Large-subunit ribosomal RNA, domain IV from Candidatus Scalindua sp. SCAELEC01, 362 nucleotides, folded computationally. Taxonomically the source falls in Candidatus Scalindua (Bacteria, Planctomycetota, Candidatus Brocadiales, Candidatus Scalinduaceae). The sequence was found in a public genome assembly.
Context: one part of a larger RNA
RNA sequence: CCCUCGUUAAGGAACUCGGCAAAAUUGCUCCGUAACUUCGGGAUAAGGAGUGCCUUUUUGAUAGAGGUAUUUAUAUCGAUAUUAAAAAGGCCGCAGUGAAAAUGUCCGGGCGACUGUUUACUAAAAACACAGGUCUCUGCUAAGAUGUAUAAUUGACGUAUAGAGACUGACGCGUGCUCGAUGCCAGAAAGUUAAGGGGAUAGGUUAUUUGUCGAGUAAUCGAUAAAGAAGCUUAGAACUUAAGCUCUGGUGAAUGGCGGCUCUAACUAUGAGAGUCCUAAGGUAGCGAAGUUCCUUGUCGGGUAAUUUCCGACGCGCAUGAAUCGCGUAACGACUUGGACACUGUCUCAACGAGGGACUCG
Repeated sequence: CCCUCGUUAAGGAACUCGGCAAAAUUGCUCCGUAACUUCGGGAUAAGGAGUGCCUUUUUGAUAGAGGUAUUUAUAUCGAUAUUAAAAAGGCCGCAGUGAAAAUGUCCGGGCGACUGUUUACUAAAAACACAGGUCUCUGCUAAGAUGUAUAAUUGACGUAUAGAGACUGACGCGUGCUCGAUGCCAGAAAGUUAAGGGGAUAGGUUAUUUGUCGAGUAAUCGAUAAAGAAGCUUAGAACUUAAGCUCUGGUGAAUGGCGGCUCUAACUAUGAGAGUCCUAAGGUAGCGAAGUUCCUUGUCGGGUAAUUUCCGACGCGCAUGAAUCGCGUAACGACUUGGACACUGUCUCAACGAGGGACUCG
């Protein structure tokens, strides 16, 4: 010097991002216990008092040797043993749950209702789940899921008070406007639209015919050119033809979205109001410098001697807002933020002690 402990004058958070760590509290009995509240809680709230040993007395509880009285199964007395509580008197110590074990408390704000779950090995949370709410699909060979578009299985030995999917997340009060866009649902007149069907028409091939030339007396043969049926074959128009898309409606607890400019009241300021442009519609109730506020340490009030934090307000909200839920909310939380009491070596400011290392010698 390091680690693990113990004690400490005076002060008592001045430490520090922050009371981190430590200290403090702690059992049992009795008294007493607020706001708020979903009337269950909150609550061991908070805050007090007592607590050992000896003697005596009183009142119980349990067991009960042995008696007494009678209607022989009832009443009653009862030494003694164990035990509980209370009262009075006394005794000792600094200290009596004498060691050990055993809530620190209170007051505000935020978030999440709650118990629960999670990143095995840096995150336990405000994240996930949750009961409750809503929407959508599914009539049973159900939808959904697994599987090779099979079989089969599951759903389910269930049947819409059921099963599946999505969002929200106890409870209370609420949940506004918008269907133009995207999605979904329904519709089917018209347009568009694939393969398939259809086969107008055009082409290729050439049996044959014809022309020309050559050979041959001729019949005929060869070459070449033109026309060209059937068959085979290539291309292929009209017409026909589904869903889808276009189209017509609906739908927001579907994905989403929810304005600007100018003027205006007899001081000033403000703007109930007016005008105008645009839009599918222009943000309602609430809440609001917020876990959302850039400017910003906004302004005012509270708390402090003093506070960029905190609490209450204000509101032109850079860029809140209603199941990507809005606003409240008792209880709960190893959550987060602010304050207070108690307490302390966290600190002023360090000291001493114990054990184990390091170090020296062996």